[in-house]
A computed fold for a 94-nucleotide RNA from an Anaerosomataceae bacterium, annotated as Bacterial small signal recognition particle RNA.
It matches the Rfam family "Bacterial small signal recognition particle RNA". On this family, see Regalia et al., Nucleic Acids Res 2002: "Prediction of signal recognition particle RNA genes". About the family: The signal recognition particle (SRP) is a universally conserved ribonucleoprotein involved in the co-translational targeting of proteins to membranes.
The model forms 97% of the base pairs in the Rfam consensus.
It is recorded under the gene name ffs.
The RNAcentral record of the sequence draws on ENA.
């Protein structure tokens, strides 16, 4: 030179693990959210209309469990690959 192994360190796929939430389930408004609106109330001469209270559904902020899924974030985490550098053996020519 030439191959070839190791270390240390940067980067960069894939997995893993660990957190979290805009991700998931629950809860969740007396009026002050939305939907249906019994009774009862209102307008009508009626036919009908009208606002809505309590139930019921849904839902916002919150708040609470969870990491199955999806997104970030993390590492004395596995593996692959590129790079840097430093040891070390191998063969060659000088």
């Nucleotide at each position: 030179g030439u191959c070839c192994g190791g270390g240390u360190c940067c980067g960069g796929g894939c997995g893993g693990c660990g957190g979290u939430a805009u991700g998931u389930c629950g809860u969740g408004a007396a009026c002050c959210u939305g939907g249906u609106c019994a009774g009862g109330u209102c307008c009508g001469g009626g036919a009908g209309g009208a606002a809505g209270c309590a139930g019921c559904c849904a839902u916002a902020a919150g708040c609470g469990g969870c990491c199955u899924c999806u997104g970030c974030c993390g590492g004395g985490u596995g593996u692959c690959c590129g790079g840097a550098u430093c040891c070390g053996g191998u063969c060659g020519c000088g």